[in-house]
Context: one part of a larger RNA
Parts: sequence; structure tokens; C1' cells
RNA sequence: GCCAGGGAGUGUAUUUGAGUGGCAAGCCGGAAGGCGUAGCGAAAGCGAAUGGGCGCAGGAAACGAGGCCCUGGGUGUGAAAACGCCUAAGUCACUCUUUUACGACCCGAAGCCGUUGUGAUCUACGCGCGGCCAGGGCGAAGUCGGGAUUGUACUCGAUGGAGGCCCGCAACCUGUCAUGGCAUGUCCUGUUGGGUGAGCUGCGGGUAGGGGCGAUAGACCACUCGAACACGGCAAUAUCGGGUCCCCUCCGAAGUAUAUUUAGUAUAGCCUCGGGCGAGUUUGAACAUGAGGUAGAGCACCGAUUAGAAGGCCCGGAGUCGAAAGGCUCCUUCUUCUUCUCGAACUCCGAAUGCAUGUUCUGCGUAGACCCCGGGAGUCGGCUGCAUUGGGUAAGCUAGUGCAACGAAACUUGAAAGGGAGUGACCGCGGCUAAGGUCCCCAAAUCCUAGUUAAGUGUAUUGAAGGACGAUACGGUCUUAGACAGUCGGGAGGUAGGCUCAGAAGCAGCCAUCCUUUAAAAAACGCGUAAUAGCGUACCGAUUGAGACUGUAUUAUCCGAAGAUGGACGGGGCUAAACUAGGUACCGAGACCGCGGCGUCGAAAGACGGGUAGGAGGGCGUGCUACAUGGCUAGAAGUGUCUCCUUGCGGAGGCAUGGACCAUGUGGCAGUGAAAAUCCUGGU
Repeated sequence: GCCAGGGAGUGUAUUUGAGUGGCAAGCCGGAAGGCGUAGCGAAAGCGAAUGGGCGCAGGAAACGAGGCCCUGGGUGUGAAAACGCCUAAGUCACUCUUUUACGACCCGAAGCCGUUGUGAUCUACGCGCGGCCAGGGCGAAGUCGGGAUUGUACUCGAUGGAGGCCCGCAACCUGUCAUGGCAUGUCCUGUUGGGUGAGCUGCGGGUAGGGGCGAUAGACCACUCGAACACGGCAAUAUCGGGUCCCCUCCGAAGUAUAUUUAGUAUAGCCUCGGGCGAGUUUGAACAUGAGGUAGAGCACCGAUUAGAAGGCCCGGAGUCGAAAGGCUCCUUCUUCUUCUCGAACUCCGAAUGCAUGUUCUGCGUAGACCCCGGGAGUCGGCUGCAUUGGGUAAGCUAGUGCAACGAAACUUGAAAGGGAGUGACCGCGGCUAAGGUCCCCAAAUCCUAGUUAAGUGUAUUGAAGGACGAUACGGUCUUAGACAGUCGGGAGGUAGGCUCAGAAGCAGCCAUCCUUUAAAAAACGCGUAAUAGCGUACCGAUUGAGACUGUAUUAUCCGAAGAUGGACGGGGCUAAACUAGGUACCGAGACCGCGGCGUCGAAAGACGGGUAGGAGGGCGUGCUACAUGGCUAGAAGUGUCUCCUUGCGGAGGCAUGGACCAUGUGGCAGUGAAAAUCCUGGU
């Protein structure tokens, strides 16, 4: 892993509501007593139900049980007006549902506690009795002898054998390092350290859990230690995690508001079921009437802001004239006018939508809407698309708002893929369409008309600034008095303009930029020289002989264009099977239509039938049991296999095996349904 078996909303009390039943101003209980028949008031205390109208069902009408409204009544507050509460159906049992208390649907902590224990055979540190440390080296004190001294000191030579001394692959212990080894262990091997000491070690014995022991690492106290282990309290508690067992039918959410103990919960919102009432309600449209200050726009206010003109001279500053006094000019500032602009927290203005109210139509509604009352919930992490607002360079980012989808929605399409497009699936058969498609994969056009593209552009999916080259449309200018391009020739003189400068001659720089001859020719557009020179250009003539140059708009294409295996238009491939504009046909879904069937609601006609959390309803099956009816050695249950029936859970039968019990109907009771819980036990 697989298989089999086991495995989770239970019980008691209590509480809400519903259903059924008994009795009823009472009901229940053996009783005590409980609930109810009267309320209001903090309390003292006081203490009720009259009349009128509308009106559902029904009815020819009158009327009209319930129901509703007004009035009345009780009580409290109040001077009063007025307002609040109340103004006659309960109670008990059973079943289901819900609440609360208990383990309370099941499983799961880390932990806490104990007049409960067990541990120091591991290990920590004391204690008692023991054991062990090859060999070698260094050579402390002391001592002896010699020298030396008045005597010591001192010195030389021996002796001696100290030491947390040295070497050490002896034993023993073990800190370091390693790319080593394997069965991955505080292992082995190698390496390295200690190796007469604060040494190592055997046996015995001591210290016990908030306690020990500790050369301190929160280390160690039996694979357990920032508080051991066992048992008990104990089914601790868990706003957390996982799991929670048959079928069908109807309806069907929420991820929001407020509060917070903010992973949760409560109340409201949204869902469901039941009851009451009895006629309206308001999805959409049109019209009418309202409120508004957004988009936009504007500068009239508040602020920001460009340029100019005129005015004022108060303050301040600069310049200038003057001996000074003072004058003049300018800047800044202020006022007016003209002018370019900006604003979520500016507005002289101001939409579209939306919102509110009314009328009409439409939709829904006596099959009961709207509204009211009650039982049961779930939901309180949302997410994506489109539009839009704030933050951000931006984001498959972040905080919102509106609508839609997904969540809880299958099917077709988008290559594949939640959210896009089409469309909301009860079941079966057939047809016709939607989005999207029609060369092949692959159902349907190698369809028609007119263009564009040459880049495999493109054929679903971002490409810039800038550069290049086509197409189409509309212009402008030149042109047989010869255009544009090419070719041939000219391109001059005053003058080397003046200044500057070493030089400055068209061509470093500054100023000026004239005149003349001409068909034309710059006080010079570029190259060049030290400066000249030289070469082109503008401009003119000739030659040639028909279009040339240019602008704007739209559109196609190319370069710009870089990513990690080789490689993606879904693929093949395509010059259309690409792109633009238009047309016709076809394919294509569970949509729509037709036929048949099932169910829900309903008297029928008819309408409806996707669905998670969740609410409501109806069934199937298992064990035991009461009653009834049956089966069975001519073969019960069980097991294997085959066949048939049912919308489903499921049911029936045949054969074989088996060898003694079993089924059906109507009820009752539940240890009543497994695929999951790193589920439990067993097998394999």
C1' cells in the first nucleotide's frame, strides 16, 4: 500500500417551537405543590372587557364566525393635554426541532497539580576498602669531599632524586583534525593531546524531583532534563488542525454593517420553513415635477502664474550728478488696464447618468404578492473581468466604488487552463441557430467581389524614440520662351574693402557689405595656404529633350529588436490558407423548436425542475422485538456466479456450494449505513 472487521450528534435534566392526542377555566401530580384563569405600578396600592363601523370566506341580498379600525375600560406618570403596558385558553403526555448544564459529535497538545510512588546498576559529586601507571631524559633542595676565608660567604667535583617537569604507537584516559570506513554510531580507523597527577580505575555505600549533584555546559540524575519516570486528578483545556458513514425531491446564500476578548462571537443584513392578513405591489419604459455642485469649463472670489503698458511715489536697495542740501534714472513693492495659464480641500457657471415623488403602460400578484408573527440556519479570510477614484516609476502591486461572472455553473468557444465570448444542464430522440469557425489534423467555402503586403510580415497574445522604402488621395512650385539630373564652357574688375595683425589677400577675428563690366559671377557657401597660390559652390551660357521637385493625410512593410537543451502561428503547412472592405452559403451547444417520458406547484389550462454552506420534505437498507401470515432436509441462512427489474438508495430469480434455520406485512426500539481521521486491530 491493499483486504477484512471496528470507528464520531448519544444519555439525563432543562428550554423554545411544531405536529398528534387527552382533559379544559382548568390541567398535571401519591402528596407538597407547579402552570393557567388580571393587569398596572419602583412601591404603598388600585384593579378591566361597552358601543359603533369596515370587512375575508360564504351568500341573490340582507348579512357576515374569525380579522381590522374607532370608541370605551384597568393601571402608571402628569395640573391637564397626552403617552406606556394590559383588556379570558390553558395544561399534561408522546414524537421531532432547538437552548442550557454536564466529557456532550469523535480524535489531538505543550502543560498544571498530588499528606501518590519508583529510580544514583547510566551519569554528577562526596565517603569506605582496594588496584594500576613499559622504558628513556632533565637533574631542585639537602648531603659528602676538595679549594677558599680569622670564621662565614663563595666556589669546584661528587652524591642525591624533586617535579600538576620533558620524550614516549607500553598500559590507561581522552580534548583536536580528516576529501578515510561502514550496518551512520557522541561508532571505527588514522592523526593529535595527557600519560606521578586537580591522575586513571574496581567493588561497596551516600545525596531524589522545585529536589539532588555541578572546575557552570542549564551540564548530569538509566537512549528522558530550562524541572526525571510511573500512576492518579483526566474523557484537563484547545476562538486551532484533521475526520464525521444510504438515496431522491423543493428552495437556496454570505464573505457586508455595528461592537469586541478582532483566526472567534453577538445583533442586524442576505437563505429556508410554517402561520396570519386579504389587494395591491413596482422590474422596465415614457412623460411631468423636484433636490444637487460631479465630469467639463472658467478665473468673478480664494490661492498659484507669463508678458507688456500706464500710474503712484510710502518703505527698502542700486547707479549717477553735486562741496552739501538735494535732484535724476533703474529695481523691488503697490494700483489699474491688456495678455498666457493652473487648482481634491477655487467657483461667475455647469451637464450626462443616477436618485426621489406622481401619472400612464408593462412585469409580478387571490395559485395569496406587499406587509406582519414565529421555528431553523449558514455567512463575518473572497476573488477575477469591465468602467472608475486614491497611493505607487510600475507590477499577475495596493486601498476603494458600480455592474457582471467565478465562488456554488456543467455544455460550446477561447490550442491547453476558474474568471473572457455564447449559453444557465430533469431524462431520451430529432431539427435549427449563438459565440466561434469552414486547406489537412477537424464538422463546414481550396466560396464570390475590390484592393494591400514580399517582410513567412502575418496566420490568437506589447514593442519606443529615431531612421528607411512602397501604395492611395488631395494639393503647391517649375516646365518645348526647354524644366530636373548629367556633360562642356564661363564664374570677372575697383580690391589684398576698412580695421586688426608678425602675416590676415573672399574664407582667425571685428565693422561695413558698396560700385563697375556683364549672358552671369557673393565685400563670398565649402576644401585649402605661414600668408599667397590652388580646387570646387552659388550664378550664367551651350548641349540633351519631357516631365521634374515638393507638402499634407491615410495605410502596408523594413531596421531599431539581446537569454539561457533545439522549437514553436495549437501543429502541418500557407504568398493566401495573410491583411483591409463587402457579400452569399454551410458547420457549430445541454440555448431555441418538435415529439415522448418523470417530478413539483395547481381544480384544470399551464408554469417550473444547475447548485456549495444551509433550511424543508419523501423514501431505501441493517440488528433486535410484538402481532399476523408464510417458506424450509424434495435443502434455510451464508458464499460464488449468471440473468432480470427499479429515477435512485436498492429488489427479485436461476445454477452451484452449504447443511439448519429464514422471509413478508403492520408496528416498536436502536451500539442502524465508511473511502478518508499521518484513524484502531488483524491478515497479506